The RNA shown here (transfer RNA) has 58 nucleotides and comes from Callorhinchus milii. Rfam family: tRNA. About the family: Transfer RNA (tRNA) molecules are approximately 80 nucleotides in length. The sequence is in RNAcentral, with records from Rfam. Taxonomically the source falls in Callorhinchus (Eukaryota, Eumetazoa, Holocephali, Chimaeriformes). Model confidence (mean pLDDT): 83 of 100.
RNA sequence: UAGCGUAGUGGUUAGCGCGCUCGCCUCACAAGCAAGAGGACCCGGGUUUGAUUCCCGG
Numbered sequence: 001u002a003g004c005g006u007a008g009u010g011g012u013u014a015g016c017g018c019g020c021u022c023g024c025c026u027c028a029c030a031a032g033c034a035a036g037a038g039g040a041c042c043c044g045g046g047u048u049u050g051a052u053u054c055c056c057g058g
Base pairs, nucleotide, nucleotide: 003018004017005016006015011049020036021035023033024032042058043057044056045055046054
């Protein structure tokens, strides 16, 4: 660091829970089950072949 809460830790397409959407189920709602959408990781700079990860400032 996704709407909220969090994992990750220099190297593929960045995960998880809740929430959200849709489907199944139900007379209906909830619960349950299944699928899906949503993030270039607070901003700027530096180091490095490579930074969300290290350093500096805000």